[in-house]
RNA sequence: GUCGAUCCCGGCGAUGAUGUCCGCCGAACAACCGCCGGCACCCGGCUGAUGACGUCUGUCAUAUC
Numbered sequence: 001g002u003c004g005a006u007c008c009c010g011g012c013g014a015u016g017a018u019g020u021c022c023g024c025c026g027a028a029c030a031a032c033c034g035c036c037g038g039c040a041c042c043c044g045g046c047u048g049a050u051g052a053c054g055u056c057u058g059u060c061a062u063a064u065c
């Protein structure tokens, strides 16, 4: 100096905050940036505050007071 692995650490997982767990990427050029239809561009439509679980906040629907 190069390559590989592991650990620590950092970042990310389609809309907020936080705890735990899981996965992915690694010094940024990466991980990531939803789905469906029409032919890519482009246009139209649809679901969800989670990667998963719990809590809080916001939003939507129904019922009761």
Stems, first nucleotide, its partner, number of pairs: 009026005016056006034046005